RNA sequence: GCUGCGGGCCAUCCUGUCGCUCGUGCGGUGCUACGGCCCGUACGUGAGGAAAGUCCGGACAACGUAGAGUACCACACCAUCUAACGGAUGGGCAGCUCAUACGGGCUGACAGAAAGUGUCACAGAAAGCGAUACCGCCCCGAUCCGUCGGGGUAAGGGUGAAAACGUGCGGUAAGAGCGCACGCCACGUUGUAGUAAUACAGUGUGGGGAUAAACCUUGUGGGUUGAAAUGCCACGUAUAUCUUGGUCCGCUUCGGCGGUCGGCCUUGCUCGGGCUGUUUUCUUCGGAAAGCCGGGAGGGGUAGGCAGAUAGACCCCGUUGGUGACGACGGGGCCAGAUAAAUGACAGGACCCGCCACGUGCGGUGACAGAAUCCGGCUUAUCGGUCCGCAGCUAUU
RNA sequence: GGGCCCAUAGCUCAGCUGGUUAGAGCAAUUGACUCAUAAUCAAGAGGUCGUAGGUUCAAGCCCUACUGGGCCCA
Numbered sequence: 001g002c003u004g005c006g007g008g009c010c011a012u013c014c015u016g017u018c019g020c021u022c023g024u025g026c027g028g029u030g031c032u033a034c035g036g037c038c039c040g041u042a043c044g045u046g047a048g049g050a051a052a053g054u055c056c057g058g059a060c061a062a063c064g065u066a067g068a069g070u071a072c073c074a075c076a077c078c079a080u081c082u083a084a085c086g087g088a089u090g091g092g093c094a095g096c097u098c099a100u101a102c103g104g105g106c107u108g109a110c111a112g113a114a115a116g117u118g119u120c121a122c123a124g125a126a127a128g129c130g131a132u133a134c135c136g137c138c139c140c141g142a143u144c145c146g147u148c149g150g151g152g153u154a155a156g157g158g159u160g161a162a163a164a165c166g167u168g169c170g171g172u173a174a175g176a177g178c179g180c181a182c183g184c185c186a187c188g189u190u191g192u193a194g195u196a197a198u199a200c201a202g203u204g205u206g207g208g209g210a211u212a213a214a215c216c217u218u219g220u221g222g223g224u225u226g227a228a229a230u231g232c233c234a235c236g237u238a239u240a241u242c243u244u245g246g247u248c249c250g251c252u253u254c255g256g257c258g259g260u261c262g263g264c265c266u267u268g269c270u271c272g273g274g275c276u277g278u279u280u281u282c283u284u285c286g287g288a289a290a291g292c293c294g295g296g297a298g299g300g301g302u303a304g305g306c307a308g309a310u311a312g313a314c315c316c317c318g319u320u321g322g323u324g325a326c327g328a329c330g331g332g333g334c335c336a337g338a339u340a341a342a343u344g345a346c347a348g349g350a351c352c353c354g355c356c357a358c359g360u361g362c363g364g365u366g367a368c369a370g371a372a373u374c375c376g377g378c379u380u381a382u383c384g385g386u387c388c389g390c391a392g393c394u395a396u397u
Numbered sequence: 398g399g400g401c402c403c404a405u406a407g408c409u410c411a412g413c414u415g416g417u418u419a420g421a422g423c424a425a426u427u428g429a430c431u432c433a434u435a436a437u438c439a440a441g442a443g444g445u446c447g448u449a450g451g452u453u454c455a456a457g458c459c460c461u462a463c464u465g466g467g468c469c470c471a
Stems, first nucleotide, its partner, number of pairs: 001393010012350007020046001022044007030037002048368001052379002055377005060226004067271004072222005077091005092110001093108006111217002116215002118211003134157002136153007165183006184207010230307004241297007248259004261277006278290005314333008351366001352364004398470007407423004416454001426440004447463005
């Protein structure tokens, strides 16, 4: 210098003219319900790293204070960070990879398959109880000496993605964890290092296929709904209509109290809890009507304004603790608030990119994309520039 | 602003608790029948199962992220 991988940061700039949002000031012989509004003008201000997807977590708000169990959903090595998280940082373990390095880089939905159930197509003897023998091996019997029949054997061949722990010795007719030693692994246990996961060393019992992004088990967390939440003002309307369920019993000092009754509410279900059960009349032990409390259908009206809503887990700089995510202290700063929705258009120049006849020539308008209650993450999209780390190649010293 | 669902042949749809080579009807093509067309009969073709990645021996099916489309909520 080039290439590849991983990561951080920036993400067009300047000048002029015209225009827009919001705020402040000034002016008006404008309007006013006296709060303000409107018009003009000056100054200030005005998108992002993802504003996106709405995938997680919170703030905030409301729901009859929301309790217990179960269901449902989510997560899953350890520690730390954090308001919180399924996020981040550091560590452990596993896998892949790099000129085989005591090492580096990348990736990981990384609890449990020795709790239980299910599944494992085709092939294969067999896909995990059992049964079953194609070739081969061994024993017995027959034999026309070519073989045939019966039995044993899953060690070998073969099949398959996967074959009943691996190696060696013993054992046996031949074989087999059948026995033993070593090794691997699971569970229990002891010691050392470590906060822990875990690693190393020892010891006891045991022998184990895969699959939990199959059901499931264990542990942890989650009350529900989301700014169309929610509070208020103004305007307008229909306390219309249809349908359906309930409106119980006892005591009473008439205030209420009780019930193994009914209805409604609480995210599903159960328990628990809370609220409520009025009056008239009749052919009187049951009905009817009105009212009230719910469920459903179908209409009428409004669709304006204020708050929520923009000063905050905020931003910048310095010091400092920590390997780091992050925290502490000090100083400074104010940084969009629209409601059919502002953040733009034109001209010139710079920068970048493309082309060629390489001259300061011509062309391109220049990535992804655009706030909508706010914040912390994740994921996805993205022209180009720049910096850092690692690896390789080449050249030079 | 918030939530739910779908994507399989040109069109409309099946596809079981994941298994060998994904089916059906219509349409289109070719052939037969007919003087000719339609109808009818026969035949074959037509699919990276929206895209990408993962789990698994194996994915249309399971999981994740995107793309496109549809529906609902004051």